SAM riboswitch aptamer (S box leader) from a mouse gut metagenome, 103 nucleotides, folded computationally. The RNAcentral record of the sequence draws on MGnify. The coordinates come from a structure-prediction model, not an experiment, and the mean pLDDT is 80. Of the family's consensus pairs, 97% are formed in the model. It matches the Rfam family "SAM riboswitch aptamer (S box leader)". Its family is annotated with regulation of gene expression in the Gene Ontology.
RNA sequence: CUUAUCAAGAGUGGUCGAGGGACAGGGCCCUAUGACACCCGGCAACCGGCAUAAUGCGCGGUGCUAAUUCCCACAUAUACAUAAUUUGUAUAUGUAAGAUAAG
Numbered sequence: 001c002u003u004a005u006c007a008a009g010a011g012u013g014g015u016c017g018a019g020g021g022a023c024a025g026g027g028c029c030c031u032a033u034g035a036c037a038c039c040c041g042g043c044a045a046c047c048g049g050c051a052u053a054a055u056g057c058g059c060g061g062u063g064c065u066a067a068u069u070c071c072c073a074c075a076u077a078u079a080c081a082u083a084a085u086u087u088g089u090a091u092a093u094g095u096a097a098g099a100u101a102a103g
Stems, first nucleotide, its partner, number of pairs: 001103006011040001013039003019030003025072003041065003045062004049057003069097001074094008
């Protein structure tokens, strides 16, 4: 850079001891009832492997294991509020961006 996926799934465990939520920002959350990280366990997204009519296995490589990619930014539409063709809020859709896998 290209393609695909991203509303599902996955802990009553052990160690550690203060931050964390995949860049940075704003919000909103999680956390001494132990976050994060590591080990073990689990899940099954992609690739490989094995078996198969369909599909399954969890064997290998990465990945994942709170909240929709936690939400938002950009555009459009609808609804409500407002004196207003303004402004704000909410919802929905799309795009972009991001993450993961393979090449």